[in-house]
Molecule: Bacterial RNase P class A
Organism: Lachnospiraceae bacterium
RNA sequence: UAAGCAGAACAGGUAAUCGCGGAUGAUAUAUCAUCCCUUAACAGGGAAAUGAUAUCAUAUGAGGAAAGUCCGGGCUUCACAGGGCAGGAUGCCGGAUAACGUCCGGGAGGGGUGACCCUCGGAAAGUGCAACAGAAAUAAACCGCUGCUCUUGCAGUAAGGGUGGAAAGGCGAGGUAAGAGCUCACCGCUCGGCUGGUAACAGACGAGGCUCUGUAAACCCCAUUCGAAGCAAGGCCAAGACGAAGCUAUAUGGCUGCCCGUCAUACUUCAGGUAGGUCGCUUGAGGUCUGUGGCAACACAGAUCCUAGAUAGAUGAUUACCCAACGACAUAACCCGGCUUAUCGUUCUGCUUACGCU
Numbered sequence: 001u002a003a004g005c006a007g008a009a010c011a012g013g014u015a016a017u018c019g020c021g022g023a024u025g026a027u028a029u030a031u032c033a034u035c036c037c038u039u040a041a042c043a044g045g046g047a048a049a050u051g052a053u054a055u056c057a058u059a060u061g062a063g064g065a066a067a068g069u070c071c072g073g074g075c076u077u078c079a080c081a082g083g084g085c086a087g088g089a090u091g092c093c094g095g096a097u098a099a100c101g102u103c104c105g106g107g108a109g110g111g112g113u114g115a116c117c118c119u120c121g122g123a124a125a126g127u128g129c130a131a132c133a134g135a136a137a138u139a140a141a142c143c144g145c146u147g148c149u150c151u152u153g154c155a156g157u158a159a160g161g162g163u164g165g166a167a168a169g170g171c172g173a174g175g176u177a178a179g180a181g182c183u184c185a186c187c188g189c190u191c192g193g194c195u196g197g198u199a200a201c202a203g204a205c206g207a208g209g210c211u212c213u214g215u216a217a218a219c220c221c222c223a224u225u226c227g228a229a230g231c232a233a234g235g236c237c238a239a240g241a242c243g244a245a246g247c248u249a250u251a252u253g254g255c256u257g258c259c260c261g262u263c264a265u266a267c268u269u270c271a272g273g274u275a276g277g278u279c280g281c282u283u284g285a286g287g288u289c290u291g292u293g294g295c296a297a298c299a300c301a302g303a304u305c306c307u308a309g310a311u312a313g314a315u316g317a318u319u320a321c322c323c324a325a326c327g328a329c330a331u332a333a334c335c336c337g338g339c340u341u342a343u344c345g346u347u348c349u350g351c352u353u354a355c356g357c358u
Stems, first nucleotide, its partner, number of pairs: 001354010012322007020061002023058006031052003034047004063329001067340002070338005075230004087226005092106005107120005121221002126219002128215003142161002144157005169187002172184003188210001189208004194203003234279004243270004250266006286305008323327001
C1' cells in the first nucleotide's frame, strides 16, 4: 500500500424566525368554574385557596434500531390441594442471569493460506418416506471376471466399469479358478475396562472381522421446562339515565268533588356503574466513572447523575453558513433483557494475508 477478519463510536452541525408536548414560575378575576353576601328570582357585590383557560418567561422533549411482536422477565387481574395423561417449547458440556430460544468459556465436526466463521441430543428401540437414473436403494449379477458346457445356457464372484446424493468399511499384502474381512498389517467403526478432565470429550490398551444409506422443522424416544390473559391489564372518584329502599314529615298529580288509603313524581338515602376524570406512568434487575473478584459473560463496593410521558397522540418548517456528502433506515405509548430485520455514510481499535521499502 492492497485485500480481508473481529469489535466499537457517531447518525449532520451552528445561528435566526415561526410552530408543537408536558413541567415550573409569573400575570390577568374587566375570562370561566368554584366559594361567600344579597335577592322570590334575574341582576348585583365580594373572595382568590383549588381547578380550567389565556398571555408571557425559563429550562427541557424519540432510536440504534423507538420497527417485527419472535423469545424471556417484572407488574396487574383471574385460576390453583396433590398426582397423572395430553399438548407446547428447548436440546453437545460447564458457567452467567430476574429469566431466556440470550450471553460467556470449553468440546466435537466442517469451511478458510490465515485473522476467523458455521453447525450441534438419539437413525445399532420401532414405524413411515426417499423423485429421476440405475440390473439392484437395504436390496443385488447389467457389463465385466472365472469355471463347466461350449449354441443361446448354468454356476461362482462385489476386484473393475456404468447409474446415483448414497451401491455392502478404506488401503496394501497374502490367498483364490476368478474373487471376497476369506486371512493379516495400518486406518476407521463397535464393545470393554483403564488414565486425564467437574463435564462434553480426549488418550493409550485389549477384544470383535465388521452389524452400520439418508431423513427427527416426519411420527417417535430420552432429558429439562411451561397455569391463562394482557396497561384497551387493573385500582380509585363518578354527571346523566336506570335500579333498590324510605316517606315519621313536605309538595304536586292520578283513582276522586272531599276525607282516608294507595300509586307515580319530586325529595332523602344506598348500590352497581356508563360518559368523563384520576392513578397506574416512568427512579429503573437505571446510566457514568473508579476499585475488587473472575479467562470471560458477570458480580460486589464506593462516588456521581436524573434523562419524554402524550391519550387521537408533541420534535417540525423556513432562511443563511459549514462539511467529501442536502444526510440513510425510521417516530416512544406500561417498563426492562435479548434476538431478528432495515440502514446514507464517517471515524477509531486490535488482528490476518500478500507485496514493496528501510